Small-subunit ribosomal RNA, central domain from Massilia eurypsychrophila, 349 nucleotides, folded computationally.
[in-house]
Context: one part of a larger RNA
RNA sequence: CUGGGCGUAAAGCGUGCGCAGGCGGUUUUGUAAGUUUGUCGUGAAAUCCCCCGGGCUCAACCUGGGAAUGGCGAUGAAGACUGCAAGGCUAGAAUCUGGCAGAGGGGGGUAGAAUUCCACGUGUAGCAGUGAAAUGCGUAGAGAUGUGGAGGAACACCGAUGGCGAAGGCAGCCCCCUGGGUCAAGAUUGACGCUCAUGCACGAAAGCGUGGGGAGCAAACAGGAUUAGAUACCCUGGUAGUCCACGCCCUAAACGAUGUCUACUAGUUGUCGGGUUUUAAUUAACUUGGUAACGCAGCUAACGCGUGAAGUAGACCGCCUGGGGAGUACGGUCGCAAGAUUAAAACUC
Numbered sequence: 001c002u003g004g005g006c007g008u009a010a011a012g013c014g015u016g017c018g019c020a021g022g023c024g025g026u027u028u029u030g031u032a033a034g035u036u037u038g039u040c041g042u043g044a045a046a047u048c049c050c051c052c053g054g055g056c057u058c059a060a061c062c063u064g065g066g067a068a069u070g071g072c073g074a075u076g077a078a079g080a081c082u083g084c085a086a087g088g089c090u091a092g093a094a095u096c097u098g099g100c101a102g103a104g105g106g107g108g109g110u111a112g113a114a115u116u117c118c119a120c121g122u123g124u125a126g127c128a129g130u131g132a133a134a135u136g137c138g139u140a141g142a143g144a145u146g147u148g149g150a151g152g153a154a155c156a157c158c159g160a161u162g163g164c165g166a167a168g169g170c171a172g173c174c175c176c177c178u179g180g181g182u183c184a185a186g187a188u189u190g191a192c193g194c195u196c197a198u199g200c201a202c203g204a205a206a207g208c209g210u211g212g213g214g215a216g217c218a219a220a221c222a223g224g225a226u227u228a229g230a231u232a233c234c235c236u237g238g239u240a241g242u243c244c245a246c247g248c249c250c251u252a253a254a255c256g257a258u259g260u261c262u263a264c265u266a267g268u269u270g271u272c273g274g275g276u277u278u279u280a281a282u283u284a285a286c287u288u289g290g291u292a293a294c295g296c297a298g299c300u301a302a303c304g305c306g307u308g309a310a311g312u313a314g315a316c317c318g319c320c321u322g323g324g325g326a327g328u329a330c331g332g333u334c335g336c337a338a339g340a341u342u343a344a345a346a347c348u349c
Stems, first nucleotide, its partner, number of pairs: 004320003007303002012317001014202004021195003025089007033082002035078008050066006092192001093189005098183003104178007116150007126137002163170002207248006216242002221237004259316006267294011298305002322349003331342004
């Protein structure tokens, strides 16, 4: 390389968009690059393989002749399939018209509950905390309770196997801007498609830079306990951070541990969105797009998967090849740094 694989054994890039490349619906005509086939030339000799001979007593060995030969070139034929050119089609794809659902995204505004803090009133000796305590707070009046105020962050119930989004993710309410989806019936374009190395964009949390903000929580840190010790678990405090703006970082058990797209292959039950018919009735039936629980065939080492496949096939990409060394060293690229990415070998079992 071929081959075999990638849910859990090694292996699906975190996700999308997309140039090159690969692959590509249906039909007509042409062409003849690929393709199939014929002829001619070439394919040195020796060797190898095969056939017919000759010479050493045979053989090995030597020797004569033939055949064969992937390939390459020239020339002719065929016209199915692929390509190319031209012209059609509508079943793929897209657009338009009309509905619908939604925590999809960005910006602005605003409500209530709660915590904390501040001021004042009432009021008096405790409060807080734990397995038990102590540190801590409190007679300079705490905790409790009432009134008023400040400020930040998060949005109880609804709430759900619910919804939306490519993924990360998204939740009080209102307004503005904006992306996608789905359904129904028509109309339009006419293959405009699928996948995608390099590339580009997005990408939780933590972390970084500058400037704000800071209620609660809380790495670090301090103290109190526990303990043989306790750099912990428990308690009292508490700074970065958590929040906002802008700019970086680019990693996660980024998980469905399951790449994207298409076609085909029993059903049953729940639920969300749309539609058609139906019913007194969201009643029932059908249909369509999601999301769940079972389950036939089939698949699987088993577990399990099972029309949302891990079944049956096709297209394209990524990845794996014993364990450790190691996702490390060196070098490159990126980054302010932290580090990320690409990625070995010796040695060893």
Background: Its Rfam family is "Bacterial small subunit ribosomal RNA". Gene Ontology terms of the family: ribosome and structural constituent of ribosome. The RNAcentral record of the full RNA draws on ENA and SILVA. The prediction has a mean pLDDT of 89.